[in-house]
């Protein structure tokens, strides 16, 4: 080259098929608590990030841009990254 697969919070990973309050289920770490004589365990509860507010809260953001829709992580194009397997050079 060629044919399949993926890219989502700090990490892994659901969700795409079949568009509609899911910007994120679940499981790690993480912060708080409770227990403890003290950890640990384990149990409750929080826990993405920008911006703009004094808060409340609004808004934006699912690789990157650009389209389809009322309405997009989810459909479709294009681009950049990664896997897998096949090929061909050396």
């Nucleotide at each position: 080259g060629g044919a399949g697969g993926g890219g989502u919070g700090g990490c892994g990973g659901a969700g795409u098929c079949c568009g509609g309050u899911u910007g994120a289920a679940c499981g790690c770490a993480c912060c708080g608590g409770u227990c403890u004589u003290g950890a640990a365990a384990a149990c409750c509860g929080g826990c993405a990030g920008g911006c703009c507010g004094c808060a409340a809260g609004g808004u934006c953001u699912c690789a990157u841009g650009g389209g389809u829709u009322c309405g997009a992580a989810u459909c479709c194009c294009a681009u950049c990254c990664c896997c897998u397997c096949c090929g061909c050079c050396a």

A computed fold for a 90-nucleotide RNA from Actinobacteria bacterium RBG_16_64_13, annotated as transfer RNA. Model confidence (mean pLDDT): 81 of 100. It matches the Rfam family "tRNA". The family's RNA type in Rfam is transfer RNA. Lineage of the source: Bacteria > Bacillati > Actinomycetota. The sequence was found in a public genome assembly.